[in-house]
The RNA shown here (transfer RNA) has 72 nucleotides and comes from Camelus ferus.
The sequence is in RNAcentral, with records from Rfam.
Its Rfam family is "tRNA". Its family is annotated with triplet codon-amino acid adaptor activity in the Gene Ontology.
The prediction has a mean pLDDT of 82.
RNA sequence: GGUGGUAUAGCUCAGUGGUAGAGUGCAUGCCUAGCAUGCACAAGAUCCUGGGGUCGAUUCCCAGUACCUCCA
Numbered sequence: 001g002g003u004g005g006u007a008u009a010g011c012u013c014a015g016u017g018g019u020a021g022a023g024u025g026c027a028u029g030c031c032u033a034g035c036a037u038g039c040a041c042a043a044g045a046u047c048c049u050g051g052g053g054u055c056g057a058u059u060c061c062c063a064g065u066a067c068c069u070c071c072a
Base pairs, nucleotide, nucleotide: 001071002070004068005067006066007065010024011023012022013021018055028040029039030038048064049063050062051061052060
């Protein structure tokens, strides 16, 4: 220098053109003498940034940023 890939909740990850989810963690309540476990419930996301096209974009296209892999 170039190829390919990844970027979504505090963390690990799904998701698909039509209101964004799970596990775990955190908060609260129940349970307990107390803790842990268990149960219930709630909060938590500008879907990396900018632009384009679309009635509508996390999803498609372009550019950029960060990281990983490969080639030289």